[in-house]
C1' cells in the first nucleotide's frame, strides 16, 4: 500500500431504519440470607423531573431521511491476510 473484519454504557458483548437510554453477562450500589465473609437470591444501575415527559449518547466530522447505533462519504484507531522494503 491492497483486501476483509471490527470500534456500542465502567468492562465484555447483542442489536443493522421507528417498537432503543440499547438484550444478556461482569463490575458497582442497596437489600435478603449468614456469627462475619464468600457463595446464592431480589432490586437498582446516563442526566433532569412527583409524573407524563424532556435532554444527551453507539470512534470523529459531515450527509441522506419525517426518523440513524443501523444507510452513504471522508478521516482516526484496532485485528487478520496479502504485497512491498533494506
Nucleotide at each position: 500500500g491492497c483486501a476483509g473484519g471490527g470500534g456500542u454504557g465502567c468492562c465484555c458483548g447483542a442489536g443493522u431504519g421507528g417498537c432503543c437510554a440499547a438484550a444478556g453477562g461482569g463490575a458497582g450500589c442497596g437489600g435478603a440470607c449468614u456469627g462475619u465473609a464468600a457463595a446464592u437470591c431480589c432490586g437498582c444501575c446516563g442526566g433532569c423531573g412527583g409524573a407524563c415527559g424532556c435532554c444527551u449518547a453507539c470512534g470523529u466530522a459531515g450527509g441522506u431521511u419525517c426518523g440513524a447505533a443501523u444507510c452513504c462519504u471522508a478521516c482516526c484507531c484496532c485485528c487478520u491476510g496479502c504485497a512491498c522494503c533494506a
The RNA shown here (transfer RNA) has 86 nucleotides and comes from a Myxococcota bacterium. It matches the Rfam family "tRNA". Model confidence (mean pLDDT): 81 of 100. It was read from a public genome assembly. NCBI's taxonomy places the organism under Bacteria, Pseudomonadati, Myxococcota.